[in-house]
RNA sequence: AGAGUUUGAUCCUGGCUCAGAGUGAACGCUGGCGGCGUGGUUCAGGCAUGCAAGUCGAGCGAGAACCCCUGAAGGGUAACCGGAGGGGGUAAAAGCGGCGAACGGGUGCGUAACACGUGAGCAACCUACCUUGAAGUAGGGGAUAGCCCGCCGAAAGGCGGAUUAAUACCGUAUGUGGCCUCUUCACGCAUGUGAAGGUCGCUAAAGCUGGGGAUCUUUCGGGAUCUGGCGCUUCAAGAUGGGCUCGCGGCCUAUCAGCUUGUUGGUGAGGUAACGGCUCACCAAGGCAUAGACGGGUAGCUGGUCUGAGAGGAUGAUCAGCCACACUGGAACUGAGACACGGUCCAGACACCUACGGGUGGCAGCAGCUUCGAAUAUUUGGCUAAUGCGCGAAAGCGUGACCAAGCGACGCCGCGUGGGGGAUGAAGGUCUUCGGAUCGUAAACCCCUGUCACCAGGGAAUAAACAGCGUCGAUUAAUACCCGGCGCUCUGAAUUAACCUGGAGAGGAAGCCGUGGCUAACUCCGUGCCAGCAGCCGCGGUAAUACGGAGACGGCAAGCGUUACUCGGAUUUACUGGGCGUAAAGGGUGCGUAGGUGGCUAGGUAUGUCAGGUGUGAAAUCCCGGGGCUCAACUCCGGAACUGCGCCUGAAACUACCUGACUAGAGUCUCGGAGAGGUGAGUGGAAUUCCUGGUGUAGCGGUGAAAUGCGUAGAUAUCAGGAGGAACACCAACGGCGAAGGCAGCUCACUGGACGAGUACUGACACUGAGGCACGAAAGCGUGGGGAGCAAAAGGGAUUAGAUACCCCUGUAGUCCACGCCCUAAACGUUGCACACUAGGUAUUGGAGGCUUCGACCCCUUCAGUGCCCAAGCUAACGCGUUAAGUGUGCCGCCUGAGGACUACGGCCGCAAGGCUAAAACUCAAAGGAAUUGACGGGGCCCCGCACAAGCGGUGGAGCAUGUGGCUUAAUUCGAUGCAACGCGAAGAACCUUACCAGGUCUUGACAUGCAGCGGACCGGCACAGAAAUGUGCCUUUCCUUCGGGACUGCUGCGCAGGUGCUGCAUGGCUGUCGUCAGCUCGUGUCGUGAGAUGUUUGGUUAAGUCCAGCAACGAGCGCAACCCCUGUCCUUAGUUGCCAGCAUUAAGUUGGGGACUCUAAGGAGACUAACCCUUUUUAAGGGUGGGAAGGUGGGGAUGACGUCAAGUCAGUAUGGCCCUUACGGCCUGGGCUGCACACGUGCUACAAUGCCCGGUACAAUAGGCCCCGAUACCGCGAGGUGGAGGAAAUCCUUAAAGCCGGGCCCAGUUCGGAUUGGAGUCUGCAACUCGACUCCAUGAAGUCGGAAUCGCUAGUAAUGACGCAUCAGCAACGGCGUCGUGAAUACGUUCCCGGGGCUUGUACACACCGGCCGUCACAUCAUGAAAGCCGGUUUUGCCCGAAGUGCGUGAGCUAACCGAAAGGAGGCAGCGCCCUAAGGUGAGGCUGGUGAUUGGGAUGAAGUCGUAACAAGGUA
Repeated sequence: AGAGUUUGAUCCUGGCUCAGAGUGAACGCUGGCGGCGUGGUUCAGGCAUGCAAGUCGAGCGAGAACCCCUGAAGGGUAACCGGAGGGGGUAAAAGCGGCGAACGGGUGCGUAACACGUGAGCAACCUACCUUGAAGUAGGGGAUAGCCCGCCGAAAGGCGGAUUAAUACCGUAUGUGGCCUCUUCACGCAUGUGAAGGUCGCUAAAGCUGGGGAUCUUUCGGGAUCUGGCGCUUCAAGAUGGGCUCGCGGCCUAUCAGCUUGUUGGUGAGGUAACGGCUCACCAAGGCAUAGACGGGUAGCUGGUCUGAGAGGAUGAUCAGCCACACUGGAACUGAGACACGGUCCAGACACCUACGGGUGGCAGCAGCUUCGAAUAUUUGGCUAAUGCGCGAAAGCGUGACCAAGCGACGCCGCGUGGGGGAUGAAGGUCUUCGGAUCGUAAACCCCUGUCACCAGGGAAUAAACAGCGUCGAUUAAUACCCGGCGCUCUGAAUUAACCUGGAGAGGAAGCCGUGGCUAACUCCGUGCCAGCAGCCGCGGUAAUACGGAGACGGCAAGCGUUACUCGGAUUUACUGGGCGUAAAGGGUGCGUAGGUGGCUAGGUAUGUCAGGUGUGAAAUCCCGGGGCUCAACUCCGGAACUGCGCCUGAAACUACCUGACUAGAGUCUCGGAGAGGUGAGUGGAAUUCCUGGUGUAGCGGUGAAAUGCGUAGAUAUCAGGAGGAACACCAACGGCGAAGGCAGCUCACUGGACGAGUACUGACACUGAGGCACGAAAGCGUGGGGAGCAAAAGGGAUUAGAUACCCCUGUAGUCCACGCCCUAAACGUUGCACACUAGGUAUUGGAGGCUUCGACCCCUUCAGUGCCCAAGCUAACGCGUUAAGUGUGCCGCCUGAGGACUACGGCCGCAAGGCUAAAACUCAAAGGAAUUGACGGGGCCCCGCACAAGCGGUGGAGCAUGUGGCUUAAUUCGAUGCAACGCGAAGAACCUUACCAGGUCUUGACAUGCAGCGGACCGGCACAGAAAUGUGCCUUUCCUUCGGGACUGCUGCGCAGGUGCUGCAUGGCUGUCGUCAGCUCGUGUCGUGAGAUGUUUGGUUAAGUCCAGCAACGAGCGCAACCCCUGUCCUUAGUUGCCAGCAUUAAGUUGGGGACUCUAAGGAGACUAACCCUUUUUAAGGGUGGGAAGGUGGGGAUGACGUCAAGUCAGUAUGGCCCUUACGGCCUGGGCUGCACACGUGCUACAAUGCCCGGUACAAUAGGCCCCGAUACCGCGAGGUGGAGGAAAUCCUUAAAGCCGGGCCCAGUUCGGAUUGGAGUCUGCAACUCGACUCCAUGAAGUCGGAAUCGCUAGUAAUGACGCAUCAGCAACGGCGUCGUGAAUACGUUCCCGGGGCUUGUACACACCGGCCGUCACAUCAUGAAAGCCGGUUUUGCCCGAAGUGCGUGAGCUAACCGAAAGGAGGCAGCGCCCUAAGGUGAGGCUGGUGAUUGGGAUGAAGUCGUAACAAGGUA
């Protein structure tokens, strides 16, 4: 610090996800040791049991028990027993009294509050214990617990009587002082505060204990006195702790906008420690709130903690500060302090005891139990150890605070599980290309070490105080006491510890997660869209580095992963640090309130601001330095910091405020012209329609074409007249005006604004603008008019599969007017308003000035508008660019992934329709912007092709042949399937082929190779069985040798063979196709952020990306062309088997001869737009002409760019993987591949007279031939047979047919056509039944030129005729491949169909239009709204009842202290009443949650149904 994910790729926007750190965690797997921390986050649910607050006898009375002294009655001869009673000491439990119990400990319910934090204030306050100072502590009294007795009660407890003490309680005295009140002075902050002074009045106490010299007294115990200590009282001060008040700060919600009656203030009173509506009476009507009152939700706050670069965000466990609470609610009492966790009273819920009458209880103290939950520990030790607290003079007692230990890997930190050597790179595992690689120096083995754990032994520190004793000093009358110093003594829960020494022995100690990318780490097997994985993208459908296992590897390590949550990354709420033309986002427009912001100048003040100082900012934490535990974690000390707030002093530029001045902003005024600016009234012509009349006759109208409609009752057309409504042609504009919506004939009236020129006036009066107010197209609504045309709805006609549409004919609301609503829009420049600044060019509207002119125009300058093009700059790009989307300022509005959702609920508005405001659940990993390359378009332009057109001949109809589909079958083997499968693989299915089926058989095999053992030649022949394969039997029979054996062969066994079994979507190779189309790319440069572009586009030209020109391109490659082959002309060479002009000869080039010619086959020539004319950029090239055998590629062939179709082929061969192995292999016989209601493709033969038949007759080329071609001759009607000359071939086989000549047929199902069938044959072959071809005789079907549709061909082509060859025993061949003969027609042209190329355009497509995609319906699931209601929670309010309790009143009952001689009084208490009031009851509301028949839409789901709305002009933009 970033990364993955939208796309074919790119840039951007934008969300989602990951890597980091953290946790009071939990879960899974695993687990050696120690140190330090930490541990009910859920039910503030309920709790058994034990403990958690006592202490003081030096405040008091009494005193069980024990000890000491004494010792009665009684017993005993005595010793003695016995122990009542008395005295003394120690002293338990209980009681009175004092102090404490308000601390410490727990929890976070409540609380949005002066609760907390921070900083101030109290001149409005309190403070026990403690410290300091001053003064005092006199003298009396009456009770009451306890104890005892009695009574009630189950108990808890209570009542009565008698008696008693105090540091308990109550008078009195004294008054340093204090309080009340008055005066003066000083000060301050208004009330006031402080000091000094004066008068009257009021106001206190308690004792306990140690010591001792002198004195007094005594009941002889002591007391007084003196002194010390501890107390007590009053006052002052301090310290500490608290109370109250205020400024500022810190949650969400406006779908909570108004709240409030003690409410706000005043006067008076009460109350409090104290101010105060805190409470009350009266008076006034205020107070709070958009800077968010009131309401709702949530929440203890902070120091801090986690994260982060920081700013921030989240959080508030442990530790520390504050607050709140103590079963729930209410209340007061006591007290210095409480409205009181382990106190009281009342009410309620719950639980327990009960004798049923009544009682008792409160773990959110420490342990522990239960419930809940994913989840959180021991009913431990200790206080004669530490720290602290309470009480005490102290010893000490108490202390679940605390210190320790235990449990839990819950966290952090440390240590270990060994170290060195060791290659036959062992065994074994895994992989393998079988060679090896890897685990791996890893192990074994050798040499060492000894941490931790284990055993044995030793062994600190935490401890120093207090206290006691001794001693010294100080003090004192004092050697008491107190204070200080020194010495000694005493004290350890943890502790069987830390640490040290020794011993033994590598011995006891490694796992978890991951390995497709992000993200470090890869192979095999299994599985086969299954099982499963997954944080995101995504893996899995037979070769999965993504699932499961294994091996290997990576990471971390006593842990490792997962889950949950927080921050980060996320600049993804943007203060630091974002945006709003098109990605989400500018309000429809203006006016204007609050608010925010604001020109120039002078002076002043000092709000912000700045500087210095100062107080505070608790400690801990963080950071830095240092110290202590062996290190670290941890801890101690010091520093810094705590970015904050207050105060003091200073500065005065800016800001603010005050005062004064200015004119550049803004406004006023004068003059002027422009304008569809607005409102009202009036008025005009054209046109449509209707009415009346005239002329006139058969149609009109409408459409792609029609029809509905109108018209002989006279339409349309035309003329004249009239009626009525609406809109204003031309001018007219890229023009003008307005804030926007919007505004258009003309005239008048009223009226708003802008602009120019002038520079007289005001003097900052300004800009923006949350709320608010006003305006606001069209449609729509209300009332009343109006209604010509147009026209939702509706009707009809067409179109269509349908057509509730598009087209046509009608047609009502509406459109128009008046008034009132509605308030929306793609209300768009998708661009808020204002101001300033920043190059230009050009056009135009309005005005002014200048120059010039006779005048104008033109031209120049300038102001205000409206447009276009461009610079810098900006932008993701497109684009914007003085009319900014540039550079800045001010203010407002708005945005934060997509869908759900311009929605629901609530509120406000509206007559309604509806509008404004505006969520959530849930679903997805995208949605989106701009641009790029393609592809596509029922987009455009250009060009080409037998693509169309023009022609010729076919196919589609018939019969047959052949292939395919389908059907059938035991099998009809398999493959090929639009073009580019279908006379295709197959250039030959009767057996074989053959892969299929049935049956019969074989198992190392029909075939290859190696090893081991046994045996033998093998081969061949014969016989038998059998359908054959095969089996059995018989006969015949070796070679080499180093003598071991080998070659060959049979059997047995092991490795293996074999498979036309699967996968062409694992492959090689080959092929088809676009397409012989002209394209496809690269290097360098340049442009672009980039994908990419440029080049390759453009203008010409070409068959061609062929060439030329131009150009930010310059070159190059694969393609094109050429080079190659055949053919067309000529030449040279050669002359047999070919040829024959001339000579000779023959039946015949037969022979002699000849090389001239033809031909053969080798080499050459020739054609290149070369020449001329014309066109053109005077280029490329094109048009024409001549010459030439051939002319613009002469004709044909071979040749197929980058690539596309997961195109075809595992059955041609090869080949990975998988599968079968007495079978999915091998052999054999027979059958099938030929099966036939049917459909299609490709062909043949025809339908006839340009024909058919018969006879005669002429002219080829290619090619093949030895198990072959086969002549003459003979036989047969013929197929053919017999026979065999010649031929391994320019020699032989070997005759072309159409044509031509002659004859017949005479338009018919024929002398056309030949299918089919019967009969008879021939040939091949082991064999023609299924299932061959051919021949002869007979038979003589369909068919008379073929619907929709469709194919081929542009010249030696089509058409037509014959011949040859491969395969092959024969043949299905009418197929295929070739050859030659005869030999046309047509092309105006490129509009259209098809295919292709180029440029351009649109795109929501990229699997690329055979694309993509929308909505209803049906089914399933999920969340949610509405809903008659039903059930909760919370809260408000009226009324009723009203416990305890304070206050007030009363108090006839009761009553120790004081007064009084007494009576009585004062005072107090009970009781009663009133106010307030918790809980409760009842009625009515608000808010909120759950549920609800039914219902609404939404989301998701596999290949469901119907259509095709949008994306291309998406077929109606």
Model confidence (mean pLDDT): 84 of 100. Small-subunit ribosomal RNA from a metagenome, 1517 nucleotides, folded computationally. Rfam family: Bacterial small subunit ribosomal RNA. The sequence is in RNAcentral, with records from SILVA.